[in-house]
RNA sequence: UGAGGUAACCGGGGGAGCUCCGAGAGGGGCUGAGAGGAGGCGGAAGCCUCGACCCCUUGAACCUGAUCCGGGUAAUACCGGCGGAGGGAAGGUUACCGCGCUGGCUU
Numbered sequence: 001u002g003a004g005g006u007a008a009c010c011g012g013g014g015g016a017g018c019u020c021c022g023a024g025a026g027g028g029g030c031u032g033a034g035a036g037g038a039g040g041c042g043g044a045a046g047c048c049u050c051g052a053c054c055c056c057u058u059g060a061a062c063c064u065g066a067u068c069c070g071g072g073u074a075a076u077a078c079c080g081g082c083g084g085a086g087g088g089a090a091g092g093u094u095a096c097c098g099c100g101c102u103g104g105c106u107u
Stems, first nucleotide, its partner, number of pairs: 001100002004097007011056004017030005037050005062087003068081004
C1' cells in the first nucleotide's frame, strides 16, 4: 500500500402467527433468531416511538402470488412445494486477522 475476512459502532430494511385456561387482569402450550419488553395515541380495530431479534445485494431477513397445492397437526406459512419466480434494505467509521505487492535499515 492492495484486495479479502471477522467484530463493534453509526446508518438502512423487516416480522411478531396458531392455540388452551380465565369474567377480567393475567397465565400456559406449539413453531421459530425473534411471536410484542417499555412508553404514548385511539371508543374500538389498530397505530406510533424505543427495546430485543433477524437481515442489508455474495440479498430465502421480509413482502407478493396466496382465501394457492401436497402432507401433517389440537391448530397455525407447522413441514414441503410454488422457487433462485417477482419485489426487497446497495452508506460510513474503527479495531483485529492472515495473504499479496512495494520501499527503507541491519547482518

This is a predicted structure of a 107-nucleotide RNA (TPP riboswitch aptamer (THI element)) from a Candidatus Bipolaricaulota bacterium.
The sequence was found by an Rfam model in a public genome assembly.
Model confidence (mean pLDDT): 80 of 100.
It matches the Rfam family "TPP riboswitch aptamer (THI element)". Its family is annotated with thiamine pyrophosphate binding in the Gene Ontology. Rfam's curators write: Vitamin B(1) in its active form thiamin pyrophosphate (TPP) is an essential coenzyme that is synthesised by coupling of pyrimidine and thiazole moieties in bacteria.